[in-house]
Predicted 3D model of an 89-nucleotide RNA (c-di-GMP-I riboswitch aptamer) from Candidatus Syntrophopropionicum ammoniitolerans. Of the family's consensus pairs, 100% are formed in the model. It matches the Rfam family "c-di-GMP-I riboswitch aptamer". Its family is annotated with cyclic-di-GMP binding in the Gene Ontology. The sequence was found by an Rfam model in a public genome assembly. The coordinates come from a structure-prediction model, not an experiment, and the mean pLDDT is 86.

RNA sequence: CUCGUAAAAGGGCAAACCGGCUGAAAGGCCGGGACGCAAAGUUAGGAGUCUAACUCACCUCAAGGUGACAAGAUCGUCCGACCGCCGAA
Repeated sequence: CUCGUAAAAGGGCAAACCGGCUGAAAGGCCGGGACGCAAAGUUAGGAGUCUAACUCACCUCAAGGUGACAAGAUCGUCCGACCGCCGAA
């Protein structure tokens, strides 16, 4: 110097819930708050899941309703890709 399962130290992130903003919704952002996380760092490429505005179909005189649909969302669902802290024997 490299690999590196333990322990320790220093730090990091932040579920539910609450308040505000935003969005059609799912969700996102900010503040509080900690269930957990060694990649709970980045990425929506594959699978899954959530939502259904637009659009389409149907019902309806109409208002409106029902169904389908991702181009919306989720990396704290899994896989893949990229990057990465400490570290005795």

Description: The organism belongs to Candidatus Syntrophopropionicum, within Bacteria.